Source information: The RNA shown here (Bacterial RNase P class A) has 362 nucleotides and comes from a Dehalococcoidia bacterium. Lineage of the source: Bacteria > Bacillati > Chloroflexota > Dehalococcoidia. The RNAcentral record of the sequence draws on ENA.
[in-house]
RNA sequence: CCAGGGGGCCGGACGGCCGCCGGUGUCCUCGCUUGCGGGGGCGCGGGAGGAAAGUCCGAACUCCAACGGACAAGGGUGCCGGUUAACUGCCGGGCGGCGUAAGCCGACGGAAAGUGCCACAGAAACAAACCGCCCCCUCGGGGGUAAGGGUGAAAUGGUGCGGUAAGAGCGCACCGGCGUCUCGGAGACGAGGCGGCCGGGCAAACCCCACUCGGAGCAAGACCAAAUAGGGGAGUAUGGGGUGGUCCGCCUCGCUCCCGGGUAGGUCGCUGGAGGCGGCAGGCAACUGUCGUCCUAGAUGGAUGGCCGUCGUCUCUCCUUCGGGAGAGAUACAGAAUUCGGCUUACAGGCCCCCUGGCACU
Numbered sequence: 001c002c003a004g005g006g007g008g009c010c011g012g013a014c015g016g017c018c019g020c021c022g023g024u025g026u027c028c029u030c031g032c033u034u035g036c037g038g039g040g041g042c043g044c045g046g047g048a049g050g051a052a053a054g055u056c057c058g059a060a061c062u063c064c065a066a067c068g069g070a071c072a073a074g075g076g077u078g079c080c081g082g083u084u085a086a087c088u089g090c091c092g093g094g095c096g097g098c099g100u101a102a103g104c105c106g107a108c109g110g111a112a113a114g115u116g117c118c119a120c121a122g123a124a125a126c127a128a129a130c131c132g133c134c135c136c137c138u139c140g141g142g143g144g145u146a147a148g149g150g151u152g153a154a155a156u157g158g159u160g161c162g163g164u165a166a167g168a169g170c171g172c173a174c175c176g177g178c179g180u181c182u183c184g185g186a187g188a189c190g191a192g193g194c195g196g197c198c199g200g201g202c203a204a205a206c207c208c209c210a211c212u213c214g215g216a217g218c219a220a221g222a223c224c225a226a227a228u229a230g231g232g233g234a235g236u237a238u239g240g241g242g243u244g245g246u247c248c249g250c251c252u253c254g255c256u257c258c259c260g261g262g263u264a265g266g267u268c269g270c271u272g273g274a275g276g277c278g279g280c281a282g283g284c285a286a287c288u289g290u291c292g293u294c295c296u297a298g299a300u301g302g303a304u305g306g307c308c309g310u311c312g313u314c315u316c317u318c319c320u321u322c323g324g325g326a327g328a329g330a331u332a333c334a335g336a337a338u339u340c341g342g343c344u345u346a347c348a349g350g351c352c353c354c355c356u357g358g359c360a361c362u
Base pairs, nucleotide, nucleotide: 001358002357003356004355005354006353007352008351009350010349012311013310014309015308016307017306018305020047021046023044024043025042026041027040028039029038030037031036032035049333053344054343056342057341058340059339060338061217062216063215064214074213075212076211077210078209079093080092081091082090083089094108095106096105097104098103109208110207114206115205116202117201118200130149131148132145133144134143135142136141137140157175158174159173160172161171162170176198177197178195179194180193181192182191183190184189221268222267223266224265231259232258233257234256235255236254239253240252241251242250243249275294276293277292278291279290280289281288282287312331313330314329315328316327317326318325319324
């Protein structure tokens, strides 16, 4: 210098004018129940993100329900160890695959419990004989054979030697798998010895095994509480009507008072928290402990905006006295609504650190 891998960070700056949301101070004003509520002006300071997104996991919180226990159904997860409030996250390790390497990727238990599927091709896709090879009878059959050919993504462990009528783990050597023993490791697993045990693949197909899981979600939920209508209770010297006449009683309607529920509306939940940043200590790390420091949006038709100017960054074109200058264009993805930990996805442009390979030079 070129090519590549991993990680971290920023993601426009300044000024002016006009606005928006909420806080606070002060002034003015209105209402009444007279110490509260409403409206307005001015000042001060605050006001989106790394993903606020998708709502995919895990929690806090709240209500429902009692789910205390067992069984069944359904869902999720699935190598080992650690971490955490918790997780399907994260960290470290093992194994497998890819890459020269740095490194990246992996739902990574079970296919000899059973069921199912394996396109096309092919005789055959599970327990197979199309061609070929060998044997026998004999010119058409019978039997053996998975070594060879052919088909296929995949053909009954692979290569070689022996063996055989031809063949075949039939025997042997090496390699791969499985089982078993010993050793190493906390474990996943690894190394070595022994045993021919070696009859495809697919479980993000059903299924089996192990572990695990109540439901709904801040429009959760709690409190205050009109008008109108409806409900309950009490009263009503002779109120109206009914109970065939009268009285008592009862019912009902009206009136007066009281009570409770819901709605409109309002208040809370509502933002200070498993919180951010920095130092130190422990740990390979995720993470934890401790000390210091900071306060950083809370709307409810839902604010965080618009315009202008100067500058910055990038791209293209032109000019150049190679220092640079001029013009044009671009400046992303996206926007809180209970909060937090993750994952995933989107993103103009830019910065920093570490590492790998190649070439050249010292």
About this RNA: Rfam family: Bacterial RNase P class A. Rfam links the family to the GO terms ribonuclease P activity, tRNA processing and dimeric ribonuclease P complex.